């Protein structure tokens, strides 16, 4: 220094749920609460998931309805990128 990753120190982060705001929706912030987590700290580049306003298309004639679309999300789905605390084996 790379790897790896305890029943080690000292700390972090926070699912489901509740609540408040904010969004068209998914989703986000905050407070509450803690299933997990060695990158669950960053990044939507490659796939995948959600979402469907706007647009387009059908119906219909209602300001409806249905179908497709990401320029909207998710980094607690995986990969990839650039970082980072500690050190037993």
């Nucleotide at each position: 220094c790379u790897a790896c990753g305890a029943u080690a120190a000292g700390g972090g982060c926070a699912a489901a749920c509740c609540u408040a705001c904010u969004g068209a929706a998914a989703g986000g912030u905050g407070g509450g609460g803690a299933c997990g987590c060695a990158a669950a700290g960053c990044u939507a580049c490659a796939g995948g998931c959600c979402u469907a306003a706007c647009g387009c298309a059908c119906u219909a004639g209602a300001u409806g309805g249905u179908g497709c679309u990401a320029a909207g999300g998710u980094g607690g789905c995986u990969g990839g990128g650039a970082u980072a605390c500690c050190g037993a084996a």
The RNA shown here (c-di-GMP-I riboswitch aptamer) has 89 nucleotides and comes from Halalkalibacter suaedae. NCBI's taxonomy places the organism under Bacteria, Bacillati, Bacillota, Bacillaceae, Halalkalibacter. The coordinates come from a structure-prediction model, not an experiment, and the mean pLDDT is 89.